[in-house]
Parts: sequence; structure tokens; C1' cells
RNA sequence: GAGGUGUUAGUUCAACUGGAAGAACGCUUGUCAUGCAAGCAAGAAGCUGCGGGUUCGAAUCCCGUACACCUUA
Repeated sequence: GAGGUGUUAGUUCAACUGGAAGAACGCUUGUCAUGCAAGCAAGAAGCUGCGGGUUCGAAUCCCGUACACCUUA
């Protein structure tokens, strides 16, 4: 230099060929308990790496770009 894979909640990961984002753990509050943990109930937390484009509609398709890893010259 070329090619490929990945980037989504604090963390680990989903999201069925475009129809509008969820789970587990963690965190907060309540309940139970002398208190802690566990259990139970509720809640917060994301402009889906960034910038554009296509489309009525984009995490998903197209272009560019950043970072990590793999292959190769």
C1' cells in the first nucleotide's frame, strides 16, 4: 500500500433480506429484613464511531473518514 471483519446503554451482546432499538449484568428508588446480601416491584441510562447521500422511512443500503483486529504485498 491492498483486502476483510468489527464499532449499538456503564459492561458483554442482540435487532429475522429497510418499518424506527432490546436483553443480561451493573446503577437508582421502593418493598422485605435489626442491618447487609439475595428475592420481588418500579425506574434512569442510546441523535447505533464520525460526516454526507439514497428513500415516505436507514443500526441495516451507497460514498468518504477515524479507531481496533486479521490476511497479504
Molecule: transfer RNA
Organism: Flavobacterium sp. fv08